About this RNA: The prediction has a mean pLDDT of 81. Transfer RNA from a candidate division WWE3 bacterium, 73 nucleotides, folded computationally. Rfam family: tRNA. The family's RNA type in Rfam is transfer RNA. From the family's description: Transfer RNA (tRNA) molecules are approximately 80 nucleotides in length.
RNA sequence: GGUCGGAUAGCUCAGCUGGAAGAGCGUCUGGUUUACAUCCAGGAGGUCAGAGGUUCGAGCCCUCUUCCGACCA
Numbered sequence: 001g002g003u004c005g006g007a008u009a010g011c012u013c014a015g016c017u018g019g020a021a022g023a024g025c026g027u028c029u030g031g032u033u034u035a036c037a038u039c040c041a042g043g044a045g046g047u048c049a050g051a052g053g054u055u056c057g058a059g060c061c062c063u064c065u066u067c068c069g070a071c072c073a
Base pairs, nucleotide, nucleotide: 001072002071003070004069005068006067007066010025011024012023013022019056027043028042029041030040031039049065050064051063052062053061
């Protein structure tokens, strides 16, 4: 220098064919317990890496950039 993959909640990751952003763990509140843990119920937490474009509508499609990884030279 080139090719490919990845970036989504605090962490690990889903998200199909473009149509209301989710799960597990963690965290908070309440219940249960003498208490803790477990268990049960509920809540909070997201500029979807950044910018631009296409579209009635973008996490998803297109372009550029940044970072991480693999491969080729």
It was read from a public genome assembly.